[in-house]
Model confidence (mean pLDDT): 80 of 100.
Predicted 3D model of RNase P RNA and transfer RNA as a complex of 453 nucleotides.
Rfam match: Bacterial RNase P class A. By type it is a ribozyme.
Parts: sequence; structure tokens; C1' cells
RNA sequence: AAAGUCGGCCAGGCAAUCGCUGGACACGCAAGUGUCGGGAGGAAAGUCCGGGCUCCAUUGGGCGGGAUGCCAGCUAACGGCUGGGUGCUAUAAGUCGCAAGACCCAAGGCAACGGAAAGUGGAACAGAGAGUAGACCGCCUGUCGGGGCAACCCGGCAGGUAAGGGUGAAACGGCGGGGUAAGAGCCCACCGCGUCGGCGGUAACGUUCGACGGCACGCUAAACCCCAUCCGGAGCAAGACCAAAUAGGGAAGCUGAGGCGUGGCCCGCGCUGCUUCCGGGUAGGUUGCUUGAGCCUGUCGGUGACGGCAGGCCUAGAGGAAUGAUUGCCGAACCUCGCAAGAGGGGAACAGAACCCGGCUUAUCGGCCGGCUUUCCAC
RNA sequence: GCGGGCGUCGUAUAAUGGUAAUACCCAAGCUUCCCAAGCUUGUGCCGUGAGUUCGAUUCUCAUCGCCCGCUCCA
Repeated sequence: AAAGUCGGCCAGGCAAUCGCUGGACACGCAAGUGUCGGGAGGAAAGUCCGGGCUCCAUUGGGCGGGAUGCCAGCUAACGGCUGGGUGCUAUAAGUCGCAAGACCCAAGGCAACGGAAAGUGGAACAGAGAGUAGACCGCCUGUCGGGGCAACCCGGCAGGUAAGGGUGAAACGGCGGGGUAAGAGCCCACCGCGUCGGCGGUAACGUUCGACGGCACGCUAAACCCCAUCCGGAGCAAGACCAAAUAGGGAAGCUGAGGCGUGGCCCGCGCUGCUUCCGGGUAGGUUGCUUGAGCCUGUCGGUGACGGCAGGCCUAGAGGAAUGAUUGCCGAACCUCGCAAGAGGGGAACAGAACCCGGCUUAUCGGCCGGCUUUCCAC
Repeated sequence: GCGGGCGUCGUAUAAUGGUAAUACCCAAGCUUCCCAAGCUUGUGCCGUGAGUUCGAUUCUCAUCGCCCGCUCCA
């Protein structure tokens, strides 16, 4: 420098005018007016996880239920993040090759990667057989019958055989040799696998180490299930306060071993009718509300997620719901013309806070920066 | 805003992980002088995209759409 790949940041700018909103100050009896400074996002979204906060008995016991699931760490917590392990996988480069392609596969990408050697279940169709499997074709042996001069051939029956064919998503290690009537881990070498031990590692796991075992233990747990860990429920329309209002009404149902208070049930605790429908009233205000696991800079520890320390900053708080509109200038992508320089056009993606945070996922025109790997060039 | 539920022919609903079914509708034919009814036959479907699995309407995840409930007093 090029190619590939991964990550981070930004995501139209400036000015003027007219508005909206809430804060401070001033004026005003009040309505309001004026001045100053503030006013959407990386996802504010989906509401998929986790937490804070609030109420329910100061959340108590059991069953049931749910979630998670390689290892270690980070964190308030998590199904998140970081680092590592294992498995799968892609492209370039490289090797082989005339080629097709094959091998080897960088940085990378993906993984709901506990258990099938506790039990139960499932595997349609096809196929002989779908799990201590299985003789349909084939191969081999014996015997019977037929044919043939004979070697032998054809058919039946009884057996052997998992090498070969065929079915299937899947058929009980692979390849070669020995062996055999034909075959077969039956035996042997190599490869692969499993168990135990040693060694390395906190661990997952690894191992060019040693010994043993002829060795399959099949698939499915996003089927039931087992094991381990975690989880009480509801949600700011939670909740608290003030004000206003009144018909504390009617009907039906359920009961007192009941009903309600929160989840499905039981216990416990508290309260004593509750549920549905009809009818009636009020539908105003304050608070919760934004200073917080907060942001920025520096430094230290750590591979990293992250944590410690110091300094600085305050950065929306609306409530049928503000955060906008117009004009001017500048403007990236993109389009057209042009060999080029350049000229003309063009005009900014997804989107819109609603108690607050940490994540994940999804949507997104484009731009900038950086890490890593491979190759090439220069020194 | 918060919570819950559901997506299957045009419509309303079924279906244990193994060829997706029924009724109405629609189309064609038969019947009739014609129409209706009736009879026979047919077309047409798992919202979308991934994953698990040999195999997905069914299980899981994401996404899109639709529906329902939720103020206070008594």
C1' cells in the first nucleotide's frame, strides 16, 4: 500500500423571524406580560430479559410452576458482557492437478455445547430388519429332485454368512492383510474410539506420555423426565395526599367446612360478605418526577469485561401529551454531460421521551476513525 | 403507558411432530321450460423469516398484524 475481516464514533450545519413547553428573576389583585438561559434517540421502538422504586403481612412455610445450563470471571442483577475451552463452518493465501476439483484451511463467523451408561416415549413412508437388529437379492455348505458323457447347471428344503447389492434421514468403527466352505475384530498392522493413570491447566479441557479394552456405547431432552442454580406477586393507570360529588341504591349468582385480602393450590396471618350486571356521582389539583448502579477528563490496577482514586459538570420533565414551522446561505450521497479538470441537477436514513436504569433484539441514507490477518513493496 | 390473548382456503372452526379436514361460499356439470332446492365433481389455506428435528400448522426465537382488559367514590 492492497485485499479481507471485526469494532468504535458521528448521523446535515449556520443565521434570521414566528411559535410551543416548562425553570429562574422582575412586574401585575388576577388573567397574564417581559428578560435570561434549557428542551428527544442510537435506537426514545419491540416490551424480550434483569434491577431500582412502590404497594400487597415487615414476604412466612410447602406443593405445583417458570427460567437458565461448557469453564472461569465482571456486574446491583441478568437469558447480558469479557476471556478461555470444545465442536461446526466460510473466504483469500498455500500445496497437488492440464482442467474440473481436492487437500490444508489466516484473521474471522456460528453454537438453547448439563444428562440418552436412571426411567418412559417417538422415529411416518420405504425396507427382510429401526435397536442386545436383520437373511430380500447375493455368497457358501449339506441334502432331495431334474438335466448333462462330464465339468457343472436349474429348482425345492435345512443351515451358515453382515464382506457385496438394495431400502432409508439413520442399518451396530474405517482401510489393508491373514484366515475361512463362504464370511466375520475371528486374528494382525495402521487410523479412529473408550477407560484408567501420569503430566499441564483454577477449571472447561488438552496431551508427540504409559497401560488396558477388539471396542459402537446409535438418534431424539426447542418429547416427558433427571440433576444443578435462580425466581413471592403486581406494576407509576404502582402508590400517597387534597378537593369535589352522592341513591352506601336495585337484580342475579355463590356460599358460612364460606368469601375476600395477590400468583394455581394447601397451610399460616389479617379482614368479614364477595362476584357480575343495571343505575348514580365525580372525572380537578399536588406528589411520586428526575442527582442517577449519572456524565466528562486524567491517572492507577486488570489480557479484558470492569473496578479504585482525583478533578470538573447538571444535561427534557410534558400530561389527549411541548421539543416545531418558514425563509436565506452552505451542503454529503446520488444522477446527467465530459478523456480529464470541471459543469448542471439534487437535496439528508430509521425514527419521536411518558417512573428510572443495565442489556438484548429489530429498523437505519451515508460518512469518518481504528484493531487484526494475509500478500506485495521499500529500508 | 402497562398487562393478557389470537393469527389455518373467501368466512367460521378442527387436526398427538408424519399426505392439513368439515360446513357455508365460489366454479363446472346433471336435473328443470326457467330459477331455487337437490345430486356429482372441482378450485383454493397453516401471517412472515430463521432455528431444533430425518421430518414443523404443531416445539423455540425474531418479526408483522389483530383483539381484549386496566382511573376514583359508593